[in-house]
RNA sequence: GCCGAAGUAGCACAGGGGUAGUGCAACUGAUUCGUAAUCAGUAGGUCGGAGGUUCAAAUCCUCUCUUCGGCACCA
Numbered sequence: 001g002c003c004g005a006a007g008u009a010g011c012a013c014a015g016g017g018g019u020a021g022u023g024c025a026a027c028u029g030a031u032u033c034g035u036a037a038u039c040a041g042u043a044g045g046u047c048g049g050a051g052g053u054u055c056a057a058a059u060c061c062u063c064u065c066u067u068c069g070g071c072a073c074c075a
């Protein structure tokens, strides 16, 4: 340099045009003499960034940033 994949809550991921979710973690409560476990509940997100299409975009298109993989180059 070329090709491909990925980026969504603290962490691991789902969701592929119509209300952003699950598990773990956190917090509160119940249970317990207490802790753990269990049960119930709460909070946490401008979906990597910018622009476009659309009545409506995490989702489609363009550009861009970061990470990973492959190929090429390596005098």
Stems, first nucleotide, its partner, number of pairs: 001071007010024004018055001026042005048064005
Model confidence (mean pLDDT): 83 of 100.
The RNA shown here (transfer RNA) has 75 nucleotides and comes from endosymbiont of Acanthamoeba sp. UWC8.
Rfam family: tRNA. The family's RNA type in Rfam is transfer RNA.
NCBI's taxonomy places the organism under Bacteria, Pseudomonadati, Pseudomonadota, Holosporales, Holosporaceae.
It is recorded under the gene name tRNA-Thr-CGT-1-1.
RNAcentral holds the sequence, with entries from ENA and GtRNAdb.